[in-house]
This is a predicted structure of a 334-nucleotide part of an RNA (large-subunit ribosomal RNA, domain IV) from a Pseudomonadota bacterium. Taxonomically the source falls in Pseudomonadota (Bacteria, Pseudomonadati).
Context: one part of a larger RNA
RNA sequence: CUCUCGCUAAGGAACUAGGCAAAUGGGCCCCGUAACUUCGGAAUAAGGGGCGCCCCGGUGAUGAGCCGGGGCCGCAGCGAAGCAGCCCAGGCGACUGUUUACCAAAAACACAGGUCUCUGCUAAGGUGAAAACCGACGUAUAGGGGCUGACGCCUGCCCAAUGCUCGUAGGUUAACAGGAGGUGUUCGACCGUAAGGUCAAAGCACUGAAUCGAAGCCCGAGUGAAUGGCGGCCGUAACUCUAACGGUCCUAAGGUAGCGAAAUUCCUUGUCGGCUAAAUACCGACCCGCAUGAAAGGCGUAACGACUUGGGCACUGUCUCAGCGAGAAGCUCG
Numbered sequence: 001c002u003c004u005c006g007c008u009a010a011g012g013a014a015c016u017a018g019g020c021a022a023a024u025g026g027g028c029c030c031c032g033u034a035a036c037u038u039c040g041g042a043a044u045a046a047g048g049g050g051c052g053c054c055c056c057g058g059u060g061a062u063g064a065g066c067c068g069g070g071g072c073c074g075c076a077g078c079g080a081a082g083c084a085g086c087c088c089a090g091g092c093g094a095c096u097g098u099u100u101a102c103c104a105a106a107a108a109c110a111c112a113g114g115u116c117u118c119u120g121c122u123a124a125g126g127u128g129a130a131a132a133c134c135g136a137c138g139u140a141u142a143g144g145g146g147c148u149g150a151c152g153c154c155u156g157c158c159c160a161a162u163g164c165u166c167g168u169a170g171g172u173u174a175a176c177a178g179g180a181g182g183u184g185u186u187c188g189a190c191c192g193u194a195a196g197g198u199c200a201a202a203g204c205a206c207u208g209a210a211u212c213g214a215a216g217c218c219c220g221a222g223u224g225a226a227u228g229g230c231g232g233c234c235g236u237a238a239c240u241c242u243a244a245c246g247g248u249c250c251u252a253a254g255g256u257a258g259c260g261a262a263a264u265u266c267c268u269u270g271u272c273g274g275c276u277a278a279a280u281a282c283c284g285a286c287c288c289g290c291a292u293g294a295a296a297g298g299c300g301u302a303a304c305g306a307c308u309u310g311g312g313c314a315c316u317g318u319c320u321c322a323g324c325g326a327g328a329a330g331c332u333c334g
Base pairs, nucleotide, nucleotide: 002328003327004326005325006324007323008322010320011319014318019315027051028050029049030048031047036041038150052072053071054070055069056068057067058066059065073077085313086312087311088310089309090308091307092305093304097109098108113148114147115146116145117144118143119142125134126133127132151300152299153298154297156230157229158228161227162226163223164222165221166220167219170218171217172216177211181207182206183205184204185203188199189198190197191196231249232248233247234246235245258292259289270286271285272284273283274282
């Protein structure tokens, strides 16, 4: 020097990405306890006081316990061990739970609750090659699937596209049915002296038009807690600025309420205010939303959280800045 511990003057977060680590706090009794709140909580909030031993008295039962008075000792009386540090303000997720066995415990998953949809029972759906089984010895207050995710206030516009549902007059449309026509073969007829040529029935083969012909698609309608989408340019008010207002183009419709430099803001350390001696952080506002927005839910919200951000009190070897001590390795000797 390394490791594990103990102590430390003065200061007290100046350390650091960050109070990481450590320290503080801690038990029981008594007093006392805010905002907010879903009235349950928050809460052991916070913040104070007491605590040993001996004697006496009261009560009680002569007990225990409780109450009162007096006295004694120590640095210290929950004398050891064990045993919450606290407060303020944001974000996210309601909550208890679940998870990457071995780098992630979370804001991710789940969750009660909400909603849409399918399913009438041989249910839908699922496993299986099938038998069969699950669903369920259940029956729409049931079961499957999707999305959302307590609770409160809410959830706007668009059905043009895509999907789904319903419709079926018309168009298109498969196999099948249908068999007009065609082709091959040749009896035969005709021509030829012959070889052969022309025509060609039936049969047998092959081919095959019209016509008939379902769903689907085209078509019509509905449907957004279905997939999704939710504009541009120009002008205008008696300073200026801005534009309630007007014009115009396009669209299926042009983003409503709410929220907003946000877990979303590029420009950006936006601007203003607060906190600081000093703050790209944080909190409160503003709105010019590069590129918020309503169940891929919007905005709030008490309680909860080994989550995350900022601030404060207490406390400390985190630091100024290091020192001493104990133990264990290493090292030296053996």